[in-house]
């Protein structure tokens, strides 16, 4: 240097061929227990990596750009 996937909550992930985000485990609360743990059950948690652009409308299509993996590094 070029190619290709990935980037979504604390973490490990899904989502949708544009229509206002979800699950597991983690966390907090509550029930249960003499008491921990577990199991029930409820809560909270995110500017979808970051700017732009097409739309009424973008996690999702275009573009630039940052990171992470991984692959080529060959002829002319």
């Nucleotide at each position: 240097g070029c190619c290709a996937a990935c980037g979504u909550a604390g973490c490990u992930c899904a989502g949708u061929c544009g229509g206002u985000a979800g699950a597991g485990c983690a966390g907090c609360a509550g029930a249960u227990u003499c008491g921990u743990a577990a199991c029930c059950u409820g809560c909270a948690g995110g500017u979808c990596g970051a700017g732009a652009g097409u739309u009424c409308g973008a996690u999702u299509c275009u573009c630039u750009u940052c990171g992470u993996u991984g692959g080529c590094u060959c002829c002319a």
The RNA shown here (transfer RNA) has 76 nucleotides and comes from a Eubacteriales bacterium.
The prediction has a mean pLDDT of 81.
Its Rfam family is "tRNA". Rfam classes the family as a transfer RNA.
The source organism's lineage runs through Bacteria, Bacillati, Bacillota, Clostridia and Eubacteriales.